Source information
The RNA shown here (transfer RNA) has 73 nucleotides and comes from a Nanobdellati archaeon. It matches the Rfam family "tRNA". Rfam classes the family as a transfer RNA. The sequence was found in a public genome assembly.
RNA sequence: GCCUCGGUAGCUUAGCUGGUAGAGCGCCGGUCUUGUAAACCGGAGGUCGGGGGUCCAAAUCCCUCCCGAGGCU
Numbered sequence: 001g002c003c004u005c006g007g008u009a010g011c012u013u014a015g016c017u018g019g020u021a022g023a024g025c026g027c028c029g030g031u032c033u034u035g036u037a038a039a040c041c042g043g044a045g046g047u048c049g050g051g052g053g054u055c056c057a058a059a060u061c062c063c064u065c066c067c068g069a070g071g072c073u
Base pairs, nucleotide, nucleotide: 001072002071003070004069005068006067007066010025011024012023013022019056027043028042029041030040031039049065050064051063052062053061
């Protein structure tokens, strides 16, 4: 330098052919308990890596840049 894959909540990640972004763990509150843990119930938390474009509408398609992993020379 080139190619492939990936970047979504604090962490791990789902999201099929464009149509209002979910889950598990964690965190906060409650129930239960003498108390804690567990269990159960409820809740908060996401400019979907940055910028631009297409479109009525973009996490998803296109361009460019950044970061990570692997491969080739």
Taxonomically the source falls in Nanobdellati (Archaea).